[in-house]
RNA sequence: AGAGUUUGAUCCUGGCUCAGGACGAACGCUGGCGGCGUGCCUAACACAUGCAAGUCGAGCGAUGAAGCCCUUCGGGGUGGAUUAGCGGCGGACGGGUGAGUAACACGUGGGUAACCUGCCUCAUAGAGGGGGAUAGCCUCCCGAAAGGGAGAUUAAUACCGCAUAAUGUAUUUUGUUCGCAUGAAUAAAAUAUCAAAGGAGUAAUCCACUAUGAGAUGGACCCGCGGCGCAUUAGCUAGUUGGUGAGGUAACGGCUCACCAAGGCGACGAUGCGUAGCCGACCUGAGAGGGUGAUCGGCCACAUUGGAACUGAGACACGGUCCAGACUCCUACGGGAGGCAGCAGUGGGGAAUAUUGCGCAAUGGGGGAAACCCUGACGCAGCAACGCCGCGUGAAUGAUGAAGGCCUUCGGGUUGUAAAGUUCUGUCUUCUGGGACGAUAAUGACGGUACCAGAGGAGGAAGCCACGGCUAACUACGUGCCAGCAGCCGCGGUAAUACGUAGGUGGCAAGCGUUGUCCGGAUUUACUGGGCGUAAAGGAUGCGUAGGCGGACAUUUAAGUCAGAUGUGAAAUACCCGAGCUUAACUUGGGUGCUGCAUUUGAAACUGGGUGUCUAGAGUGCAUAUAGGAGAGAAGAGUGGAAUUCCACGUGUAGCGGUGAAAUGCGUAGAGAUGUGGAGGAACACCAGUGGCGAAGGCGACUCUUUGGCCUAUAACUGACGCUGAGGCGCGAAAGCGUGGGGAGCAAACAGGAUUAGAUACCCUGGUAGUCCACGCUGUAAACGAUGGAUACUAGGUGUGGGAGGUUACCCCCCUCGGUGCCGCAGCUAACGCAUUAAGUACUCCGCCUGGGAAGUACGCUCGCAAGAGUGAAACUCAAAGGAAUUGACGGGGACCCGCACAAGUAGCGGAGCAUGUGGUUUAAUUCGAAGCAGCGCGAAGAACCUUACCUAAGCUUGACAUCCUUUUGACCUCUCCCUAAUAGGAGAUUUCCCUGGCUGGAUCGGUGACAGGUGGUGCAUGGUUGUCGUCAGCUCGUGUCGUGAGAUGUUGGGUUAAGUCCCGCAACGAGCGCAACCCUUGUCCUUAGUUGCCACCAUUCAGUUGGGCACUCUAAGGAGACUGCCGGUGACAAACCGGAGGAAGGUGGGGAUGACGUCAAAUCAUCAUGCCCCUUAUGUCCUGGGCUACACACGUGCUACAAUGGACGGUACAAAGGGCAGCGAAGCCGCGAGGUGGAGCCAAUCCCAGAAAGCCGUUCUCAGUUCGGAUUGCAGGCUGCAACUCGCCUGCAUGAAGUCGGAAUCGCUAGUAAUCGCAGGUCAGCAUACUGCGGUGAAUACGUUCCCGGGUCUUGUACACACCGCCCGUCACACCACGAGAGUUUGUAACACCCGAAGUCGGUGAGGUAACCUUAGGGAGCCAGCCGCCGAAGGUGGGACAGAUGAUUGGGGUGAAGUCGUAACAAGGUAACCC
Repeated sequence: AGAGUUUGAUCCUGGCUCAGGACGAACGCUGGCGGCGUGCCUAACACAUGCAAGUCGAGCGAUGAAGCCCUUCGGGGUGGAUUAGCGGCGGACGGGUGAGUAACACGUGGGUAACCUGCCUCAUAGAGGGGGAUAGCCUCCCGAAAGGGAGAUUAAUACCGCAUAAUGUAUUUUGUUCGCAUGAAUAAAAUAUCAAAGGAGUAAUCCACUAUGAGAUGGACCCGCGGCGCAUUAGCUAGUUGGUGAGGUAACGGCUCACCAAGGCGACGAUGCGUAGCCGACCUGAGAGGGUGAUCGGCCACAUUGGAACUGAGACACGGUCCAGACUCCUACGGGAGGCAGCAGUGGGGAAUAUUGCGCAAUGGGGGAAACCCUGACGCAGCAACGCCGCGUGAAUGAUGAAGGCCUUCGGGUUGUAAAGUUCUGUCUUCUGGGACGAUAAUGACGGUACCAGAGGAGGAAGCCACGGCUAACUACGUGCCAGCAGCCGCGGUAAUACGUAGGUGGCAAGCGUUGUCCGGAUUUACUGGGCGUAAAGGAUGCGUAGGCGGACAUUUAAGUCAGAUGUGAAAUACCCGAGCUUAACUUGGGUGCUGCAUUUGAAACUGGGUGUCUAGAGUGCAUAUAGGAGAGAAGAGUGGAAUUCCACGUGUAGCGGUGAAAUGCGUAGAGAUGUGGAGGAACACCAGUGGCGAAGGCGACUCUUUGGCCUAUAACUGACGCUGAGGCGCGAAAGCGUGGGGAGCAAACAGGAUUAGAUACCCUGGUAGUCCACGCUGUAAACGAUGGAUACUAGGUGUGGGAGGUUACCCCCCUCGGUGCCGCAGCUAACGCAUUAAGUACUCCGCCUGGGAAGUACGCUCGCAAGAGUGAAACUCAAAGGAAUUGACGGGGACCCGCACAAGUAGCGGAGCAUGUGGUUUAAUUCGAAGCAGCGCGAAGAACCUUACCUAAGCUUGACAUCCUUUUGACCUCUCCCUAAUAGGAGAUUUCCCUGGCUGGAUCGGUGACAGGUGGUGCAUGGUUGUCGUCAGCUCGUGUCGUGAGAUGUUGGGUUAAGUCCCGCAACGAGCGCAACCCUUGUCCUUAGUUGCCACCAUUCAGUUGGGCACUCUAAGGAGACUGCCGGUGACAAACCGGAGGAAGGUGGGGAUGACGUCAAAUCAUCAUGCCCCUUAUGUCCUGGGCUACACACGUGCUACAAUGGACGGUACAAAGGGCAGCGAAGCCGCGAGGUGGAGCCAAUCCCAGAAAGCCGUUCUCAGUUCGGAUUGCAGGCUGCAACUCGCCUGCAUGAAGUCGGAAUCGCUAGUAAUCGCAGGUCAGCAUACUGCGGUGAAUACGUUCCCGGGUCUUGUACACACCGCCCGUCACACCACGAGAGUUUGUAACACCCGAAGUCGGUGAGGUAACCUUAGGGAGCCAGCCGCCGAAGGUGGGACAGAUGAUUGGGGUGAAGUCGUAACAAGGUAACCC
């Protein structure tokens, strides 16, 4: 410090997720030791048991043990342990918890001139003399108990008068000094009033006591400032705010009361609701911040719930009191007792948190004069890896790189110096012995602990997680979208580095992972430090209040600001330097820091405040002091013409209207058309212009009236009067609403006609609200420049509308102000783009945004007549949603171009019969594959057996075939016979292998196991091969340049071409694969060569048969030729095109081979090869028979026809290219024929197949189902072959079906082509209508590119990228989830009103009671019980408020591999889309 994730890829925006640190943690697996810490976060739930606050006999009376002494033995004396009670001090500290509390509770800084303070310290003064009671004890009584009552008696440091006393207190008076006001301090005088207690000691003296002052400590009250959420909480308040007086308090104060006034708080957030103890600090972070408030420390609050006071220096009191409530316990039922949020512990709750331990030895606290007592504070120990820190689980050596495991290409690799082995060590652990500090005298829980010494032996001590990317670390097997994993992206559908296991590796380590929470990363709430044209985001627009901000100069002030000083910011924590435990954690000394607050002293630039001035901002410029200008700016009144419609009349006749085409509709009752006149409403053609005006919405005939704003020029004036603007108030298109008018045209709804699968639409005919006017409401729009307002600055160029000036005879031109457009530099921007009219550079104010969806929805509130508007969430769900640009693909987008693509022609297919292939069906099997074009006369260039893979039946199991090993044989082969459906099997005969001197080797037969074998699966694991787009003209690269980048450029553009062919231009310059050419063939010529070819000349023959010849043809080698080379025109002086000449051939001459980058997971595991999986007496192999040939049917491809351009018969002519030895097979003979016989010749320019056919010449048929057509069937034959039944081909005779030119639709072909005619070959024993070739005869048409199909280039749109066979919307149906409404039901919270009213303070009363004092002895003063009153907790009643839970039913929403209906959006998405 970043990374992953939206896309085909890119940049940006933006969310989600991860890596880090931390924890009072919990869970899973594992677990050796020690030190130091920490340990109910939940039920402030309930608690058994024990302990946690007592002490003082030197305050008091009483009791009076042991011991000692005496004793008459009965006891007495002394002694003083012990202690219930009275009394004193302490139980207000210490310890616990965080429920409540949003508050002066806390923090920080101040104030008290408005206060108190026991014990402690200091100072001064003092303590004289009396009095009356009462617990205890005793007696009696009541009660179960707790406890209580009566009587008698007694003491005090208990209680009460009196005396004394000021410097106390109170009042009054008079001064002095001081203060921010009230006032404070002090001096003097007068009056009134107020104290005391003793104890110990031989004593000294000490401890107590009283009054006053001072200090210290602790507390109380007040104030400034600071720190949570919600405005879907906006108004709150009646002792409320203030005053006067009184009461009360330690003290100020509405703290309380009476009276008076009507105030007080609040947008700088009152009130309400929710949540919460606050802080020092802790965690995190670079910091600013954010989160937390365990342990330790400070403060507060509470003590079963609520209320109350008493005592006291201090409490409204955790282990005190009273009352009320709930709960628990005891009970004799009458009544009582209790309070662990003290330490342990129990139950319960919970994911979860410890011992009913030891000790007062230390530190501290209470009491005491002290000894001492008490102390679950505290010191220790126990439990827990809960955390931090430290140590160990051994060290050295050791290669045969052991065994085993795992992997393997079978060679090896790895685990791995790891182990074993050898040599050592003893940290921890174990045992034995010694043995502290903590306490300088006594006293040690910890503890025989820490520590030290010795002994023994590698012995007792390693796991957890991960290994697809992020993120360090990979292989095998199993599984097969299953089981499972997952933090995000995602993995798993038969080769998973992602699941599970193993081996290996990586990381950390007595721990390791997971979960939860917080901060970080996240600049993702942005103060530091973000944004708003299109990503989320500018308010529809103006006026204006508060607020914020604000021109120049001078002067003053000192609030902000800056500097110094002082106080404070507790300690601990943090940081730095040290110290102590063996180190560290931990503890500790010193220093720094604690960014803050307060006081004070200064400074005066800037901001603010005060004062004075200025004119540059802003404004005024009027009846007296202006001059001009433009305009659909606004409101009202009036006027006008054109057009539509309607009405009346005239002319006139059959249609009009409407559409893609129609129909509904109108019309013979006279439409439409045309003419005249009239009525009525609405809108204002041309002018008209990115022209004008207005804040926006918006504004368009003309005239008048009223009126707002703006611009220009220029005297003068005011003197900052300004900018923005939360709330607020106006204005605000269309639609809509209310009332009343109006209504020509248009036109939601509605009706009809069409279209359609449907058509509640688009189209047509009608048509009502509405549109118009007046008044009122609504208040929203994609109200858009998707761009808030103001000011200043920052290159220009060019239009346009309104003014002014200069110049000029005028025009032109120049300059200037304020508008409105375009282009463009710098700059900005993610890019697109913006660019003086900013989206640039700055400043200021307002509004708004923070992932998508749910949702602008729900609830609440405000507004509205309603419709609805404004404000405006959450649960849940997803990992994206989005912007701009790029490359493709696509479009029922555009432009250009090409192709038998259309058109123009020609011949067909589709109808018939047959052949063949396929589907389907059938079957024991009908083997398998191919499937739009690009499967279907395809693999198959040829299924009777074989082929053959399928089926049936019968066999074989190292196998039909290969290699190795071993042993046997001496062969193997061949022939015959038996048996079988056949293979197989049996018998017999024949033979007795080769090399070598030998051992032996090779070959053969048999055996054994390793293995063979598989046309079994996967073409979606593959190689190879092939099809297709397409013989289309494209596909790329290097360097450079442009762009943040994907990418672009080049390759686009202007021409041209069959062509990315070439030329020109150009930030490109070059190059590669393709095109073309080179290759083959064909067309012309030449040279060479003439046998098997040829024959002009010379002979010869039936015959180029032979001699001869090689001129010609031909053959086959090498050359030539054609290149837009030449001419003319066009073109840009180019490329090129058009025409022409010459030429056998002319513009790639014709044909072929040749197939770029790639696409289709295209085809093929059945040509072959091959990974993996599967079978192994079978999915292998052998064999028989069958099947692949089935047959209601459907489709493709062909053949033959339907006839006269023909059929039949006879005669006759002319090819090319091939094949031939298991072959072609001549002549001759036989047969009607297929064929047979025969065997010449030929290994081929020699012989054979081999007769070419259409054609031509003649004859016949005469338009018919025929002398067309030949299917089908019967009979008889032929050939091949072991074998023609299933199931071959051919021949002869006989038979003579459909069919008379073929619906919708559809295919081929542009010249030696189509069409037509035959020939040959491969396959092959046989079988060809198929396939591949060959030649013969030999056309028609192409105006042209509008349309169909396919393709290419450029451009455009896109929400597509699996790329339109794309994407995607809504209802319905089903399942699940959360939410809203809901008759209601139910629970809780805080108030209010009234009733009742405990305890208790206060007040009144007090006829009852009464020791201290007084008394004249009667009584009084005082006090108390009792009673009454105010207040008053709990409780009751009531109506509301708020919050939660639940509810039949219901509403929309979300999610969910393969449901239904349509096709709304994305392309002009097929009616452009979208907003109200």
RNAcentral holds the sequence, with entries from ENA and SILVA. This is a predicted structure of a 1476-nucleotide RNA (small-subunit ribosomal RNA) from an uncultured bacterium. Rfam family: Bacterial small subunit ribosomal RNA. Gene Ontology terms of the family: structural constituent of ribosome and ribosome.